[in-house]
RNA sequence: AGAGUUUGAUCCUGGCUCAGAACGAACGCUGGCGGCGUGCUUAACACAUGCAAGUCGUACGAGAAAGUCGGGCUUCGGCCUGAUGAGUAAAGUGGCGCACGGGUGAGUAACGCGUGGGUAACCUCCCCUUAAAUCUGGAAUAACUACCCGAAAGGGUGGCUAAUACCGGAUAAUGUCUUUCGGUCUUCGGGUUGAAAGACCAAAGGUGGCCUCUCCUUGGAAGCUACCGUUUAGGGAUGGGCUCGCGUACCAUUAGCUUGUUGGUGAGGUAACGGCUCACCAAGGCUGUGAUGGUUAGCUGGUCUGAGAGGAUGACCAGCCACACUGGAACUGGAACACGGUCCAGACUCCUACGGGAGGCAGCAGUGAGGAAUCUUGCGCAAUGGGGGAAACCCUGACGCAGCAACGCCGCGUGAGUGAAGAAGGCCUUCGGGUCGUAAAGCUCUGUCAGGUGGGAAGAAAUACAUGGUGUUAAUAACAUCAUGCGCUGACGGUACCACCAGAGGAAGCACCGGCUAACUCCGUGCCAGCAGCCGCGGUAAUACGGAGGGUGCAAGCGUUGUUCGGAAUUACUGGGCGUAAAGAGCGUGUAGGCGGUAGAAUAAGUCAGGUGUGAAAGCCCUUGGCUCAACCAAGGAAGUGCAUCUGAAACUGCUCUACUUGAGUACGGGAGAGGAGAGUGGAAUUCCUGGUGUAGAGGUGAAAUUCGUAGAUAUCAGGAGGAACACCGGUGGCGAAGGCGACUCUCUGGACCGAUACUGACGCUGAGACGCGAAAGCGUGGGGAGCAAACAGGAUUAGAUACCCUGGUAGUCCACGCCGUAAACGAUGGGUACUAGGUGUAGGGGGUAUUGACCCCUCCUGUGCCGAAGCAAACGCAUUAAGUACCCCGCCUGGGGAGUACGGUCGCAAGACUAAAACUCAAAGGAAUUGACGGGGGCCCGCACAAGCGGUGGAGCAUGUGGUUUAAUUCGACGCAACGCGAAGAACCUUACCUGGGCUUGACAUCCCCUGACCGCUCUGGAAACAGAGUUUCUCUUUCGGGAGCAGGGAGACAGGUGCUGCAUGGCUGUCGUCAGCUCGUGUCGUGAGAUGUUGGGUUAAGUCCCGCAACGAGCGCAACCCCUAUCUUUAGUUGCCAUCGGUUCGGCCGGGCACUCUAAAGAGACCGCCUCGGUUAACGGGGAGGAAGGUGGGGAUGACGUCAAGUCCUCAUGGCCUUUAUGUCCAGGGCUACACACGUGCUACAAUGGGCUGUACAAAGGGCAGCAAGCCUGCGAAGGUUAGCCAAUCCCAAAAAGCAGCUCUCAGUUCGGAUUGGAGUCUGCAACCCGACUCCAUGAAGCUGGAAUCGCUAGUAAUCGUGGAUCAGCAUGCCACGGUGAAUACGUUCCCGGGCCUUGUACACACCGCCCGUCACACCACGAAAGUCAGUUGCACCAGAAGUAGCUGGGCUAACCCGUAAGGGGUGCAGGCUCCUAAGGUGUGGCUGAUAAUUGGGGUGAAGUCGUAACAAGGUAGCCGUAGGGGAACCUGCGGCUG
Repeated sequence: AGAGUUUGAUCCUGGCUCAGAACGAACGCUGGCGGCGUGCUUAACACAUGCAAGUCGUACGAGAAAGUCGGGCUUCGGCCUGAUGAGUAAAGUGGCGCACGGGUGAGUAACGCGUGGGUAACCUCCCCUUAAAUCUGGAAUAACUACCCGAAAGGGUGGCUAAUACCGGAUAAUGUCUUUCGGUCUUCGGGUUGAAAGACCAAAGGUGGCCUCUCCUUGGAAGCUACCGUUUAGGGAUGGGCUCGCGUACCAUUAGCUUGUUGGUGAGGUAACGGCUCACCAAGGCUGUGAUGGUUAGCUGGUCUGAGAGGAUGACCAGCCACACUGGAACUGGAACACGGUCCAGACUCCUACGGGAGGCAGCAGUGAGGAAUCUUGCGCAAUGGGGGAAACCCUGACGCAGCAACGCCGCGUGAGUGAAGAAGGCCUUCGGGUCGUAAAGCUCUGUCAGGUGGGAAGAAAUACAUGGUGUUAAUAACAUCAUGCGCUGACGGUACCACCAGAGGAAGCACCGGCUAACUCCGUGCCAGCAGCCGCGGUAAUACGGAGGGUGCAAGCGUUGUUCGGAAUUACUGGGCGUAAAGAGCGUGUAGGCGGUAGAAUAAGUCAGGUGUGAAAGCCCUUGGCUCAACCAAGGAAGUGCAUCUGAAACUGCUCUACUUGAGUACGGGAGAGGAGAGUGGAAUUCCUGGUGUAGAGGUGAAAUUCGUAGAUAUCAGGAGGAACACCGGUGGCGAAGGCGACUCUCUGGACCGAUACUGACGCUGAGACGCGAAAGCGUGGGGAGCAAACAGGAUUAGAUACCCUGGUAGUCCACGCCGUAAACGAUGGGUACUAGGUGUAGGGGGUAUUGACCCCUCCUGUGCCGAAGCAAACGCAUUAAGUACCCCGCCUGGGGAGUACGGUCGCAAGACUAAAACUCAAAGGAAUUGACGGGGGCCCGCACAAGCGGUGGAGCAUGUGGUUUAAUUCGACGCAACGCGAAGAACCUUACCUGGGCUUGACAUCCCCUGACCGCUCUGGAAACAGAGUUUCUCUUUCGGGAGCAGGGAGACAGGUGCUGCAUGGCUGUCGUCAGCUCGUGUCGUGAGAUGUUGGGUUAAGUCCCGCAACGAGCGCAACCCCUAUCUUUAGUUGCCAUCGGUUCGGCCGGGCACUCUAAAGAGACCGCCUCGGUUAACGGGGAGGAAGGUGGGGAUGACGUCAAGUCCUCAUGGCCUUUAUGUCCAGGGCUACACACGUGCUACAAUGGGCUGUACAAAGGGCAGCAAGCCUGCGAAGGUUAGCCAAUCCCAAAAAGCAGCUCUCAGUUCGGAUUGGAGUCUGCAACCCGACUCCAUGAAGCUGGAAUCGCUAGUAAUCGUGGAUCAGCAUGCCACGGUGAAUACGUUCCCGGGCCUUGUACACACCGCCCGUCACACCACGAAAGUCAGUUGCACCAGAAGUAGCUGGGCUAACCCGUAAGGGGUGCAGGCUCCUAAGGUGUGGCUGAUAAUUGGGGUGAAGUCGUAACAAGGUAGCCGUAGGGGAACCUGCGGCUG
């Protein structure tokens, strides 16, 4: 520090995800040791048991027992008594403590917390210090005792007694209060201080010591003294109370709240200010800088993360707060409204004798419950700290330790060296090997940890005691203090640590290995099982699942899950954006607020500098130090960016004052304008009405129909009515803030612009709320209504047509008044100011020059366009009218969907508008640009593509192939073009792969090994055959004689075999686009990039063929040419070919002869736009012409670029993998592939007279032939048969060519057309023609009379027509391949159909239009909304009721202290009781809010290949979209206005 993921690829936007760190964690697997930490995050749920707060006898009274010792008595059981135990235990009065320490985080959004101040408005037990004092009386009461009640808890009555308990009195100032007079400070409220007078207020003793003074007098008591206490007052310290500034979560779908409320006066109350409380008076107080309400939450130091700023968090430790079963209340006290106190109410639990009682672990352990989850009912007060005490000491679950838990951090170990036969074994393998791997074993060492034995700390210093010094004192007592000495005290713990012993011995796992992300192979599985953080893996070769081997990472841990921060600049202060990605409000006016021109002065709030205080400790950081290191701990320092205060500076901002004119405005003079409102006027046109002319149609459409018209339409003329809109001018012209504004005239009125002077003097900009305006549609009331026209009706179209088209037609459109408040309200671009090259239009105004004037030209201001520099931008693009550079203010955005929806609120008559979520779901959604592909987009061009023609197919019969059906089997493959007379150039057996049946199992075939010798053949038997049995016969070649090779039989195993599967694992081959003209590369250039350029453009061509131009220059594969055939000629050659000339002839090139010609087959020539002319850019090239056998690639063939179709073929062949192995192999017989209701393709023959039949007669080419072609002759009607010349072929044969030509006949008929079908008889091939061959003859004589929709071929020696040959083949073509004969018609042309090429355009397609994609409906699941209600929680208001308790009133009952009184008694005081105010729980009624649930219902989301349509993307087939209204199964359609995306 980044990475993955949207696309075919690219750039951007943008979300999701990952790598890091952390944790009070949990879970899975695993687990050796130690140190230091940490350990109920959930139920503030309920708690058994034990412990957690007591102490003081030096405050007080009283005071045991057991036991021990002694005495007495004794019935020997025991009894009495003294001492000791012991002034002990236990209890009580009293004092202090129990408000600390410990726990928890429920509540609390608050002066609760943090920070800094104030208290002149306060308190402070204990502690320190200063001063003074501690005098004198009194009455009770608990304990105890007696009696009583109660189950218990506990209580009552009578009696006795003490105090440092309680009370009276005295004294008292420096205290408090009042009054008076000063000083001083002050925030003017008061504080502080001095003097004087008056009033008021206190106490308690205890212990030790000593007699100097007084009394009794060994010694005590007064007394003195010391210490501890007590009281008053001042000061301090500590701790607190109260108060103020600032900071402190979310929701505005919480906008108004408040009646003790805000203030005042007075009073009360408090330690203290204060509505804290009360009475009266006033009507205030808070709030957009967020009141009130709701939700959530203890706050902080800190902790985690981060570069930081921030974000998250508030376990442990520390500070503060709050709470103690829930709610309320007070008492005591210095302090509490009190965790282990009291009272009351409530819930719960327990005891009970049923009458009544007891309790509060959010102390430490522990239990149950909840939960994913969190420990021992341990030891000790040895240390530190706390309470009490004079002290010893006691108490202390605070604390110190130990235990449990890998929960975390840190440290250590599980060994080290050597060791290659690279062992065995595993795994992989191309079978060679590789790897685990120096790893192991072996050899040589070491000794940490654990184990054993032995030793063994620090943590402990004090108090106390002794001695000495000092202080106090009368004092050498005592006490305080210091020094020295002396011992005592350890839970942890025989622990840390040390030494020795033995011995590699006891100690390694977990996750991952497709990319991100380090690490790869095999097997299994087969969209299954499963994985997955994201992208995504798995459908038979999975580095992604499971296992294994190997590897990588970390390591006593490793992974997973959860959470936080980071990455995320993805809330942007640091540090983002808003034309098209999400995002500028429809527009303006303007309040608060924010920001604000020039100069001077003053100030010092902001700002800056310095000082001071504070910012607790711990933590972080630095430096040292202590545990062997580290973690951990200690000491010191730094930091703590903050707050407060003081001093200073005065540039900038603010405030105040003064001034200025340039911002802004006012006055004056001009002209421009569809700016607004009102009133009036006008002509054209549509429609209607009246009348005239006139006659059969009009209208409408793609074509029609509905409709109108003989009752006179349409057309035309004249007149009239009425409403709406204003042609031309008219213009990226004008005006307005926007919406918007268009005939003319008048009235009223707003704004902008230009010019020149004068004036005001910052008066400015923006603008949350607010207010106003705001197209169309729509709504209300009343008018109006010509045209148009949602809805509606009808007619068409269509599969349907709730549409597009047509005919009608109502709201509406128009006016007035009032609502609505939205639009693609768009420049998809908020407003203002300043700055930053130009060029060129246009509108308004001005100036200059010039002119008689109008132009022209130059220039300034304002508006409105286009093109462009820099710059910006993801690109497109913007560019002085910014999307550039800056500043100010406002609005808005933060992934897509859900959704601009629900709920709530506001507005509205309604429609609806504004505001505006969540659950859930996806990994994308999106912008710009690129390359393709596609378009019922455009342009150019080509092709038998259409058109123009000729002939067919589709109808018939038959042949053949296919589908389907059938079958035991009808083997398999091929399926639009590009499967279907295709593989198959030929299924009776064979072929043959299929079926049935019969056989074989190393096999029909190959290689290797062993044995044997022939094998083959022939005969017989069985059998359908294969085969089996028997018999017969008996070895080839070679040799160095061992043998080897061949063949056959037998045997064992390796293996053979498979037309079994996968053409979607493959090679090869082939089809197709397409013989179409294309497909690419190098370098350069352009672009962020994908890519572009080149290859586009202008011409031209059959052609990316060539030329010209050009940021391109070149090159490659294709095109063309080179090759073959053919057309002409020449040369060479002349048999089997030929015959012009000569001769012969049986008249046949037959013979002699010849090679001229034809021909044959080899080499050449020839054609190149070469020549002429015209056009064209002086080009390429094209038109025409000459010559020529041939003319513009002459005709034909071979030749098939990059690629596409997972095209075809595993059944040609080859081949991976899988399957099979007495069978899916192999042999044999028979059957089947030949079936037959039917459908399709391809053909043949026809339907006839351009014909059929008969007779005669002429002319080819190219082939084939020895298991062959076969002449001739004979037989047969014929197919053929018999016989036999010739020919291994330019020699012989097949072989007759046919159409043609000549003649005769038929005469339009199902025929003398047509020949199917069937019967009979034959021929040939073959082992064999039944299933199932071809041919012949005789007989039979079907359908068919030119073929619907549709569709095919062909552009010249072509179509059509005619015959001939060949391959395959024993036989079997109407098929296929080839050959020649005869031999046309037409092409205007490129609008249309199909296919293709190039350029361009649009795109939401990229599996690429056979694409993508929308909505209803049906089914399943999920979350949410509504809902009659129901339930629960919380809260407001009103009322009832009212415990305990404080306060007040009362107090007739009771009443020790004090007073009066001899006494009785009275007074006073106090208590009980009663009443009142307040008030918790509770109750009633009625609201609000929140949550749960609910019949039913609504939309939404997600799901496999469901249903209906086709809305959108291309002109998406009616351009789309926005707002609105109506309609419709649905997407949608239509009207009106708007936008161009």
Predicted 3D model of a 1541-nucleotide RNA (small-subunit ribosomal RNA) from an uncultured delta proteobacterium. RNAcentral holds the sequence, with entries from SILVA.